[in-house]
Context: one part of a larger RNA
RNA sequence: UGACGGGGGCCCGCACAAGCGGAGGAACAUGUGGUUUAAUUCGAUGAUACGCGAGGAACCUUACCCGGGCUUGAACUGCCGGCGAACGAUUCAGAGAUGAUGAGGCCCUUCGGGGCGCCGGUGGAGGUGCUGCAUGGUUGUCGUCAGCUCGUGCCGUGAGGUGUCGGCUUAAGUGCCAUAACGAGCGCAACCCCUCUCCGUAGUUGCCAUCGGGUUAAGCCGGGCACUCUGCGGACACUGCCACCGCAAGGUGUGAGGAAGGUGGGGAUGACGUCAAAUCAGCACGGCCCUUACGUCCGGGGCUACACACGUGUUACAAUGGGGAGUACAGAGAGCCGGUCUGCGGCAACGCCGAUCCAAUCCUUAAAGCUCUCCUCAGUUCGGAUUGGGGUCUGCAACCCGACCCCAUGAAGCUGGAUUCGCUAGUAAUCGCGCAUCAGCCAUGGCGCGGUGAAUACGUUCCCGGGCCUUGCACA
Numbered sequence: 001u002g003a004c005g006g007g008g009g010c011c012c013g014c015a016c017a018a019g020c021g022g023a024g025g026a027a028c029a030u031g032u033g034g035u036u037u038a039a040u041u042c043g044a045u046g047a048u049a050c051g052c053g054a055g056g057a058a059c060c061u062u063a064c065c066c067g068g069g070c071u072u073g074a075a076c077u078g079c080c081g082g083c084g085a086a087c088g089a090u091u092c093a094g095a096g097a098u099g100a101u102g103a104g105g106c107c108c109u110u111c112g113g114g115g116c117g118c119c120g121g122u123g124g125a126g127g128u129g130c131u132g133c134a135u136g137g138u139u140g141u142c143g144u145c146a147g148c149u150c151g152u153g154c155c156g157u158g159a160g161g162u163g164u165c166g167g168c169u170u171a172a173g174u175g176c177c178a179u180a181a182c183g184a185g186c187g188c189a190a191c192c193c194c195u196c197u198c199c200g201u202a203g204u205u206g207c208c209a210u211c212g213g214g215u216u217a218a219g220c221c222g223g224g225c226a227c228u229c230u231g232c233g234g235a236c237a238c239u240g241c242c243a244c245c246g247c248a249a250g251g252u253g254u255g256a257g258g259a260a261g262g263u264g265g266g267g268a269u270g271a272c273g274u275c276a277a278a279u280c281a282g283c284a285c286g287g288c289c290c291u292u293a294c295g296u297c298c299g300g301g302g303c304u305a306c307a308c309a310c311g312u313g314u315u316a317c318a319a320u321g322g323g324g325a326g327u328a329c330a331g332a333g334a335g336c337c338g339g340u341c342u343g344c345g346g347c348a349a350c351g352c353c354g355a356u357c358c359a360a361u362c363c364u365u366a367a368a369g370c371u372c373u374c375c376u377c378a379g380u381u382c383g384g385a386u387u388g389g390g391g392u393c394u395g396c397a398a399c400c401c402g403a404c405c406c407c408a409u410g411a412a413g414c415u416g417g418a419u420u421c422g423c424u425a426g427u428a429a430u431c432g433c434g435c436a437u438c439a440g441c442c443a444u445g446g447c448g449c450g451g452u453g454a455a456u457a458c459g460u461u462c463c464c465g466g467g468c469c470u471u472g473c474a475c476a
Stems, first nucleotide, its partner, number of pairs: 001476002004472002007470007015460002019423005026315008034306002042053002064301007076124009087104001091100003107114002126290002129288003135284002137279003140275001142273001147186006153162003166177003192267004197235007206225003211222003238261001241255001242253004317416001321375007335362001338357004343352003382413001387408007429452007
């Protein structure tokens, strides 16, 4: 000087408390450990691994295993020699890779040769092989915590200190005052984006107040751009005003005005550094290793195994519910190898014909909600696992190993021990909708969108994490 203390003081955070809903018990989905296996490819492992890399494992992917092939090689490239246009239908063998067959096809040229392909040789190749403890880049975490430093000066023999301490204040090393310090930098804040209000401007695919037409109805048509909305450009919030407290900074107020009030809400943004943290399998790269194989092509299998253990989720155990019928209201986003609709067939998944949308035009009826009705507390009209049968679709192909539909079957489960997690407001809870990946999909995951919409916070004694000052010294 740090680190540490079951030392002290001050302060903060869904840290506790006060509340609401979960997890831990059940079934299933998914990841992991373990075990098994020819292989169950590899990585991630307290917090900071475990619905993580993977935003799509039937083949491919694929890195693993078994078997069959190739060796200038699947891809790229320099040189030398030889041959041939390149390309290649068909047929045969084979699990395929591949091999054989070879109908056809006959490039450009300055006539030296060149382009392309095959064969032989040679220099490079190739490696998801090792090392993240050789590295770059990127990322997690402490932590969006308020800290981390520098120049000059001053103090100290020196390490170093001071500044950065003290008082008040703040979300904040945010400010104010004081001061051997005076200034400055990286962080904080602001500048950026979305949202909330208003004004101007523009008006189609959006909108419809006024005028006219028209319909069973409908902005459906003429017309209009007032309104909504959508773009663009501005305005607005600053403790600015008032009262009280305070030297000031600032604080308090059921204050005024205002759509919004003291950072209005949300996002992006992550200081010096810590964990030899993670990644050589995204990529790049030093070193080491393989080179008829640790490279590469193909068929099949595996990554989907299953006495078990754990994490994350979904669905439930019901009446604030389940079934049936009717009926209302979104936002955001994608769409031609596509989205979808009137009609027809089918109980349905879906199929067929035609039509529509390259989209503010079509897709585009959201569900919970509301109204009526059945069920009446039961392992049930709860719950839907599992299994049997029949089908639909994608795809070369659903046996290992896809999703969906129909009929039947109808398991566990009656609110879950110790313990533990999230959340302070349009939040939790609950309800549906969309997107990426994608032929299809094991999505209950991830990322977004809106609808309905709470309870509670006395307080900081305690648990956890953190900041500042101070004290002690087993430690560096």
Molecule: small-subunit ribosomal RNA, 3' major domain
Organism: uncultured bacterium